This is a predicted structure of a 72-nucleotide RNA (transfer RNA) from an uncultured Clostridia bacterium.
RNA sequence: CGCAGAGUAGAGAAACGGUAUCUCGCUUGGCUCAUAACCAAGAAAUAGUUGGUUCGACUCCAACCUUUGCAA
Numbered sequence: 001c002g003c004a005g006a007g008u009a010g011a012g013a014a015a016c017g018g019u020a021u022c023u024c025g026c027u028u029g030g031c032u033c034a035u036a037a038c039c040a041a042g043a044a045a046u047a048g049u050u051g052g053u054u055c056g057a058c059u060c061c062a063a064c065c066u067u068u069g070c071a072a
Base pairs, nucleotide, nucleotide: 002070003069004068005067006066007065010024011023012022013021018055026042027041028040029039030038048064049063050062051061052060
């Protein structure tokens, strides 16, 4: 130099064109003599960046950035 995969809440993952969900964690309340567990509620990501297609994009397309692998 070439080819391929990945990038989404604090952490880990889903969603494959139509309101961005789940688990753990976090906050508050309940339960308890108390803690854990359990129950209920809540906050937190405009999706790696910039453009394009579309009525509408995490999703399709292009370039770039980061990262992993393959080949040489």